[in-house]
RNA sequence: CUUUUUUGCCGCCAAACCUGUUAUGAGACAGGGACGGAAAGCCACGGGUCUUUGCUUAAAUAAGACAGCCGGGUUGCCUUG
Numbered sequence: 001c002u003u004u005u006u007u008g009c010c011g012c013c014a015a016a017c018c019u020g021u022u023a024u025g026a027g028a029c030a031g032g033g034a035c036g037g038a039a040a041g042c043c044a045c046g047g048g049u050c051u052u053u054g055c056u057u058a059a060a061u062a063a064g065a066c067a068g069c070c071g072g073g074u075u076g077c078c079u080u081g
Base pairs, nucleotide, nucleotide: 012037013036017032018031019030020029021028022027035068041074042073043072045071046070047069048066049065050064051063052062
């Protein structure tokens, strides 16, 4: 890269919820637990949502959170020819 058929192991991660710790907060970590996932591994580059700040009401600004919101980047596993 292409056509048809067959196989696709060992395994991996872990939502909600509960308990503990931690943070002003969104959340995070650990244990239990499985809704699901073929990148539900990693990364805050873009969009988005959320938190704090801000504020007459807001918006803007600033600092954060979410990678299981989407896109993107990057790494890995299995497998017929």
This is a predicted structure of an 81-nucleotide RNA (c-di-GMP-I riboswitch aptamer) from a Desulfobulbaceae bacterium. Model confidence (mean pLDDT): 79 of 100. The source organism's lineage runs through Bacteria, Pseudomonadati, Desulfobulbia, Desulfobulbales and Desulfobulbaceae. The sequence was found by an Rfam model in a public genome assembly.